[in-house]
RNA sequence: AUUUCAUGAAGAGUGGCUGAGGGACGAGCCCUGCGAAGCCACGACAACCGGAUCGGGAUCAUAUAUCCCGGUCGUCCGGUGUCAACUCUCGCCCGGUAGCGGGGAACAUGAGAU
Numbered sequence: 001a002u003u004u005c006a007u008g009a010a011g012a013g014u015g016g017c018u019g020a021g022g023g024a025c026g027a028g029c030c031c032u033g034c035g036a037a038g039c040c041a042c043g044a045c046a047a048c049c050g051g052a053u054c055g056g057g058a059u060c061a062u063a064u065a066u067c068c069c070g071g072u073c074g075u076c077c078g079g080u081g082u083c084a085a086c087u088c089u090c091g092c093c094c095g096g097u098a099g100c101g102g103g104g105a106a107c108a109u110g111a112g113a114u
Stems, first nucleotide, its partner, number of pairs: 001114008013042005021031003025091004043083003048079006054070006087106001092103004
């Protein structure tokens, strides 16, 4: 970089440095000197992946072992990610056609493949 699958209505911030922009893209709308983006420190959320462990179950004659489940996604540790607004809204198609609903594309993140 390409590609496959899953998820995207919930959740979670302070301080320091710095100093004008940011919300992918277009349009809109919004955030921002009561300080954007970025970097650093610490913290939190989430639960995709790895590990440990607890409870239940399946295979089994038993044990070991393996696998499955845990929805206030059992608990803990680690990797990644995230911490304004539904992926801020719409952007293509369908149905109602007013505000809506469904799907798709794109985008983001994770895991895998090339």

Background: SAM riboswitch aptamer (S box leader) from an Acidobacteriota bacterium, 114 nucleotides, folded computationally. The coordinates come from a structure-prediction model, not an experiment, and the mean pLDDT is 80. It was read from a public genome assembly, where an Rfam model found it.